[in-house]
Context: one part of a larger RNA
RNA sequence: CUGGGCGUAAAGCGCGCGUAGGUGGUUUGGUCAGUCGGAUGUGAAAGCCCUGGGCUCAACCUGGGAACUGCAUUCGAUACUGCCUGACUAGAGUGUGGUAGAGGGAAGUGGGAUUCCGGGUGUAGCGGGGAAAUGCGUAGAUAUUGGGAGGAACACCGGUGGCGAAGGCGGCUACCUGGACCGGUUCUGACGCUGAGGUGCGAGAGCGUGGGGAGCGAACAGGAUUAGAUACCCUGUUAGUCCACGCCGUAAACGAUGAGAACUAGAUGUUGGGGGGCAUGUCCCCUUUAGUGACGAAGCUAACGCGAUAAGUAGACCGCCUGGGGAGUACGGUCGCAAGGCUGAAACUC
Numbered sequence: 001c002u003g004g005g006c007g008u009a010a011a012g013c014g015c016g017c018g019u020a021g022g023u024g025g026u027u028u029g030g031u032c033a034g035u036c037g038g039a040u041g042u043g044a045a046a047g048c049c050c051u052g053g054g055c056u057c058a059a060c061c062u063g064g065g066a067a068c069u070g071c072a073u074u075c076g077a078u079a080c081u082g083c084c085u086g087a088c089u090a091g092a093g094u095g096u097g098g099u100a101g102a103g104g105g106a107a108g109u110g111g112g113a114u115u116c117c118g119g120g121u122g123u124a125g126c127g128g129g130g131a132a133a134u135g136c137g138u139a140g141a142u143a144u145u146g147g148g149a150g151g152a153a154c155a156c157c158g159g160u161g162g163c164g165a166a167g168g169c170g171g172c173u174a175c176c177u178g179g180a181c182c183g184g185u186u187c188u189g190a191c192g193c194u195g196a197g198g199u200g201c202g203a204g205a206g207c208g209u210g211g212g213g214a215g216c217g218a219a220c221a222g223g224a225u226u227a228g229a230u231a232c233c234c235u236g237u238u239a240g241u242c243c244a245c246g247c248c249g250u251a252a253a254c255g256a257u258g259a260g261a262a263c264u265a266g267a268u269g270u271u272g273g274g275g276g277g278c279a280u281g282u283c284c285c286c287u288u289u290a291g292u293g294a295c296g297a298a299g300c301u302a303a304c305g306c307g308a309u310a311a312g313u314a315g316a317c318c319g320c321c322u323g324g325g326g327a328g329u330a331c332g333g334u335c336g337c338a339a340g341g342c343u344g345a346a347a348c349u350c
Base pairs, nucleotide, nucleotide: 003322004321005320006319007304008303012318014201015200016199017198021194022193023192025088026087027086029084030083031082033081034080035077036076037075038074039073040072041071042070049065050064051063052062053061054060091191092188093187095185096183097182098181099180103177104176105175107173108172109171110154115149116148117147119145120144121143125136126135162169163168206247207246208245209244210243211242215241216240220236221235222234223233258317262313263312266295268293269292270291271290272289273287274286275285276284277283278281299306300305323350324349325348332343333342334341335340
């Protein structure tokens, strides 16, 4: 490289947008580039292969043929692909009327709880644990009551519920704003799909500057436990967790399953939509509809299992894998304030 693969054995980029490229619906006419056929020229000789001949045979030498799967020119074919051209509406989009939603941004606001402050009541303990101790408390704690401050998170509803491309999103209100779905239908007329580079988003931790700091809490300190205990348990507590702006760019970023379209048994739960019924409800039925679950036929799979939300069937595109360790290391490059990220070997060894 070919081949074979990528849920769990090595292997799907964390996720979008999108350039080049690749690929692409139905149909008319043209062209004949690809494609297919014929002819001509060329495809040196030797060699290989076939068939004769010569050295006693063979190796070897030698005659002829075939082959040289290719290229060029020319004459044709026109189904398919391409190109040009005209048309179409089933893909894609647009307008219109509705529907659901923790989708995003920024502003305001609410109650409960914890902590702290000061007041009242009140007295000797509280707290913690397996048991204790450190700790707090007669300078009046814990408990209780009404007042105040401040920060963070939003109980119940809450749900194999919803929304989002992913990360993720949960009190309430208005504002700005993205997407999805449904209905009959208007318009555009292939405008589509994928996507190397590129670019944007991207949990947590971490970093920079400035705020904030209730609770929690790495590090740290103390008390225990223990042979020891740099832990598990306890008492404290700093960064941090929160906000603004700017970086970082990683995760078991997981469905360990790339994105888009088509086809292939059933029965069932649920969310949203659409349609219908009459007994108008917390109801029932239907659905060529969009999601989300749990079963399951065929099929697939090494098995486990997957099974219309495929890991089934067939095709177009991208990414990735090629024994274990060395190693996601070294070196170089590049990005970053740093931490480090991305790219990414070899010797050696089994």
This is a predicted structure of a 350-nucleotide part of an RNA (small-subunit ribosomal RNA, central domain) from an uncultured prokaryote. RNAcentral holds the full RNA, with entries from ENA. Model confidence (mean pLDDT): 86 of 100.